Context: one part of a larger RNA
RNA sequence: ACGAACGCUGGCGGCGUGCUUAACACAUGCAAGUCGAGCGGAAAGGCCCUUCGGGGUACUCGAGCGGCGAACGGGUGAGUAACACGUGAGCAACCUGCCCCUGGCUCUGGGAUAGCUCCGGGAAACCGGGAUUAAUACCGGAUAUGACCCUCCUCUGCAUGGUGGGGGGUGGAAAGUUUUUCGGCUGGGGAUGGGCUCGCGGCCUAUCAGCUUGUUGGUGGGGUGAUGGCCUACCAAGGCGACGACGGGUAGCCGGCCUGAGAGGGCGGGCGGCCACACUGGGACUGAGACACGGCCCAGACUCCUACGGGAGGCAGCAGUGGGGAAUAUUGCGCAAUGGGCGGAAGCCUGACGCAGCGACGCCGCGUGGGGGAUGAAGGCCUUCGGGUUGUAAACCUCUUUCACCAGAGACGAAGCGGAAGUGACGGUAUCUGGGGAAGAAGCGCCGGCUAACUACGUGCCAGCAGCCGCGGUAAUACGUAGGGCGCGAGCGUUGUCC
Numbered sequence: 001a002c003g004a005a006c007g008c009u010g011g012c013g014g015c016g017u018g019c020u021u022a023a024c025a026c027a028u029g030c031a032a033g034u035c036g037a038g039c040g041g042a043a044a045g046g047c048c049c050u051u052c053g054g055g056g057u058a059c060u061c062g063a064g065c066g067g068c069g070a071a072c073g074g075g076u077g078a079g080u081a082a083c084a085c086g087u088g089a090g091c092a093a094c095c096u097g098c099c100c101c102u103g104g105c106u107c108u109g110g111g112a113u114a115g116c117u118c119c120g121g122g123a124a125a126c127c128g129g130g131a132u133u134a135a136u137a138c139c140g141g142a143u144a145u146g147a148c149c150c151u152c153c154u155c156u157g158c159a160u161g162g163u164g165g166g167g168g169g170u171g172g173a174a175a176g177u178u179u180u181u182c183g184g185c186u187g188g189g190g191a192u193g194g195g196c197u198c199g200c201g202g203c204c205u206a207u208c209a210g211c212u213u214g215u216u217g218g219u220g221g222g223g224u225g226a227u228g229g230c231c232u233a234c235c236a237a238g239g240c241g242a243c244g245a246c247g248g249g250u251a252g253c254c255g256g257c258c259u260g261a262g263a264g265g266g267c268g269g270g271c272g273g274c275c276a277c278a279c280u281g282g283g284a285c286u287g288a289g290a291c292a293c294g295g296c297c298c299a300g301a302c303u304c305c306u307a308c309g310g311g312a313g314g315c316a317g318c319a320g321u322g323g324g325g326a327a328u329a330u331u332g333c334g335c336a337a338u339g340g341g342c343g344g345a346a347g348c349c350u351g352a353c354g355c356a357g358c359g360a361c362g363c364c365g366c367g368u369g370g371g372g373g374a375u376g377a378a379g380g381c382c383u384u385c386g387g388g389u390u391g392u393a394a395a396c397c398u399c400u401u402u403c404a405c406c407a408g409a410g411a412c413g414a415a416g417c418g419g420a421a422g423u424g425a426c427g428g429u430a431u432c433u434g435g436g437g438a439a440g441a442a443g444c445g446c447c448g449g450c451u452a453a454c455u456a457c458g459u460g461c462c463a464g465c466a467g468c469c470g471c472g473g474u475a476a477u478a479c480g481u482a483g484g485g486c487g488c489g490a491g492c493g494u495u496g497u498c499c
Stems, first nucleotide, its partner, number of pairs: 001497002004495005011366006017359002019324001024322003028319003033068003038065002041061002045059001046057004075277003085201007094194002099190008107141004117130005147170007155162002176182001203249003210240003215237008252274004256267004279300005302313004330356001332355003338352001339350004369399004379390004403440001405435005413426001416423002443488005448469003454483005464471002
């Protein structure tokens, strides 16, 4: 010094912090939706009509098609000794939805499909068929800077090479909405985010000394947004290594944190950045972005449902449960604020977040009273029996009322949005005022030396103590108890670990 634990003890508040072990298994609830200003529509509610069968409206809106989001945010540290991370460069070898700036365009057609309805299969999960319908869904045609190929000219770089301009050819766009608005397509630039490459740097082990065949390089091809043995065919025989290759062990890395005068040593929990993972292993799909925690497929282990034919699941999200463990919290409140997704907006969603709860787990602050009070009361302990000590300590007198308690008042955090009304989880909290009464609030360790603090009794190498030296066998300042003392104080000790 600590994310601590254990023992004894425990009044209050503020701010932090809390599964270090089984990346063990998980009941239950919640954690990602939103848009009717893209579309066809009308299951439920509302309103209107009703012959009570139903019909209308679109205030709204279930399911569906479609768009955006779901790749963020949140968790964990298993794996990883690696361009994973840190730092500094490079990409003339690259991508980037939404956002910003700037230019051009938004013409003309078509066929489907979900939903709904009818039929069928299934225990279920769900599935199949017929009929029919819409779009900012899908597919043609036109035009087009840009793209690709051929060709000509110009400028230029560190190599491969790159920039700008002219001509020819090839294939390629668009979406609506009543207006505003919001959009759509195609160029150029930016911003942001990412991808790739390289120099250098940071563990232990030589009781690991040789390692390597896609291995090292080349050519052709494939693949990617892009370079590259990334992949493939062929050719060559290379490449790495005591400046430690290869193997083994351990480990997420950093900003930082702890310690120290520093140099250094140790650590990487909270917070921030990067990486990796999401039951285990593998794979791709969609997409601007994933090889995707709450998506899909396959295999495996496990759990659950079943009509035995077949299905469902993945808390290392927030709570919570069992288990493991010395040990680590509530199945809380709210979207009021900040931030995020969708939406023109209102708004909806948000276990991110803001708060509250529990734990002296840590740090800091405060209190448990202040002043006076000697005949040094009583009691306790010691005693040389004179006394000494506890000790101004108590009683007693006087004063105060922090904190807690009771009563009253009572916020900031709110800006935004909205026509207006209105809008605070925390919270009747903080804070303020009043009230009563010293009233409700002290322990723990130690006292042989190191090391601050001594006597009595009990015990008798017993019972016991102990960090080291060592104490105890009849006067023990070292064991046990008591009185007294010393140290810290809502804590005090012990254990563990690091400096």
Small-subunit ribosomal RNA, 5' domain from an uncultured bacterium, 499 nucleotides, folded computationally. Model confidence (mean pLDDT): 86 of 100.